Description:
The part of an RNA shown here (large-subunit ribosomal RNA, domain IV) has 325 nucleotides and comes from an uncultured Bacilli bacterium. The sequence was found in a public genome assembly.

Context: one part of a larger RNA
RNA sequence: CUGUUGUAAAGGAACUCUGCAAAAUUACCCCGUAAGUUAGCGAGAAGGGGAGGUCAAGCGAUUGACCCGCAGUGAAUAGGCCUAGGCAACUGUUUAACUAAAACACAGCUUUAUGCUAAGCCGCAAGGCGACGUAUAUGAGGUGAUGCCUGCCCAGUGCUGGAAGGUUAAGAGGAUUUGUUAUCGCAAGAGAAGCGAUGAAUUGAAGCCCCAGUGAACGGCGGCCGUAACUAUAACGGUCCUAAGGUAGCGAAAUACCUCGUCAGGUAAAUUCUGACGUGCAUGAAUGGUAUAAUGAUCUAGGCGCUGUCUCUACAGCAGGCUCG
Numbered sequence: 001c002u003g004u005u006g007u008a009a010a011g012g013a014a015c016u017c018u019g020c021a022a023a024a025u026u027a028c029c030c031c032g033u034a035a036g037u038u039a040g041c042g043a044g045a046a047g048g049g050g051a052g053g054u055c056a057a058g059c060g061a062u063u064g065a066c067c068c069g070c071a072g073u074g075a076a077u078a079g080g081c082c083u084a085g086g087c088a089a090c091u092g093u094u095u096a097a098c099u100a101a102a103a104c105a106c107a108g109c110u111u112u113a114u115g116c117u118a119a120g121c122c123g124c125a126a127g128g129c130g131a132c133g134u135a136u137a138u139g140a141g142g143u144g145a146u147g148c149c150u151g152c153c154c155a156g157u158g159c160u161g162g163a164a165g166g167u168u169a170a171g172a173g174g175a176u177u178u179g180u181u182a183u184c185g186c187a188a189g190a191g192a193a194g195c196g197a198u199g200a201a202u203u204g205a206a207g208c209c210c211c212a213g214u215g216a217a218c219g220g221c222g223g224c225c226g227u228a229a230c231u232a233u234a235a236c237g238g239u240c241c242u243a244a245g246g247u248a249g250c251g252a253a254a255u256a257c258c259u260c261g262u263c264a265g266g267u268a269a270a271u272u273c274u275g276a277c278g279u280g281c282a283u284g285a286a287u288g289g290u291a292u293a294a295u296g297a298u299c300u301a302g303g304c305g306c307u308g309u310c311u312c313u314a315c316a317g318c319a320g321g322c323u324c325g
Stems, first nucleotide, its partner, number of pairs: 001320008010311002014309001019306001028050004036041001038145001052067006068072001080304007087296002092104002108143007120129003146291004151221003156218002158214005165209003171203002177197004183190002222240005249283001250280001261277005
């Protein structure tokens, strides 16, 4: 010096991105236990107290007296706690070997398909799964317990339905033109039938155009100007555009650029945190909105306890390195 273990005056988070790590708490028995709440919980909340041995009494729990030690769950094993907020309801699942989470799943909700030889899926097929099931079933998509809710827009895209009209393929159809030439003609040329080439009109489905519906389908949800007897603001009015102009909520947020917004709280002092405000760069309702008890090796902030994290290091045990031998 390295690893590991232990101890430490005074202070006690001043350390640091962060109390990371360590310390502290700890089993059992008794007392006692708040807000909140889905009445289950929260809860081991929190916070206190007890404990050895001998003798006596008692059936006993136990009680009393005495004894020893620094110390009696005498060593070891054995929750730290509280407050507030974000996220996810929860138990669960995951990147075997850098991410365990707020990600995935979930019960619940909802849309959609499917009437059975089901839809869907695997396979070239036979065949199989679905299912030896039958719409309280099965497949697919979304959301994600629960409470309160889930606004407006169908113009675009998609999906569903419609069939009058327009467009539209092969096919059907066969007009026209044309090659050939029996024949006619002195020639130029004309030219039947047949066989060829060409292939007009007409007919011809779905689709598309078109007409409707549909948002818990993909998605979208404005601008400018003026106005009230202080000022400010604008319930109100005007105007342009749009398919419609963001409702209830929430909001400097896991979303706020400006920004360390402003006010309040907490601190001696806080870019963090909490509560408000709303001027939302660029919130917003199953791409769910909001609230929420319980839960969490989750994230954030504060506090009590505790400590070598630190002020500021020191010493010791064990195992090495290194030096000498």